[in-house]
Overview
This is a predicted structure of a 109-nucleotide RNA (c-di-GMP-I riboswitch aptamer) from Heyndrickxia sporothermodurans. The model forms 95% of the base pairs in the Rfam consensus. NCBI's taxonomy places the organism under Bacteria, Bacilli, Caryophanales, Bacillaceae, Heyndrickxia. Model confidence (mean pLDDT): 86 of 100.

């Protein structure tokens, strides 16, 4: 060089959780603040995995039209429109999920 991480040295990051700010939301950036990390440095290739704005269906509920259907009417089916809650979904996140790529301090065995 490379593997590899025991003891130290200088040191480094910064979990939660507070504040602001963005942003649908997950979360991100700043600043507080240390739960940890020897790659807890940078990369969204693969795999997990968060979130559903928007979306194509679809299940429930409301509303409102109605030249069908039953009827004496209503009320009930059915038809179109509208909104709302679910379910699915990334083009959105997450590198401090895990794998792989790249750098990189210090040093025993």
């Nucleotide at each position: 060089a490379u593997c590899a991480g025991a003891a130290a040295a200088g040191g480094g990051c910064a979990a939660a959780c507070c504040u602001a700010u963005u942003g649908a939301a997950a979360a991100a950036u700043a600043g507080g603040g240390a739960c940890g990390c020897a790659a807890a440095g940078u990369c969204a290739c693969a795999g997990a995995u968060c979130u559903a704005a928007g979306g194509a269906u679809u299940g429930g509920g409301a509303u409102a039209c109605u030249a069908g259907g039953c009827g004496a009417a209503a009320c009930c089916c059915g038809g179109u429109g509208u909104c709302c809650c679910g379910a699915c979904u990334a083009u959105g996140g997450u590198g401090g999920c895990u794998g792989g790529a790249c750098u990189a301090c210090c040093u025993a065995a």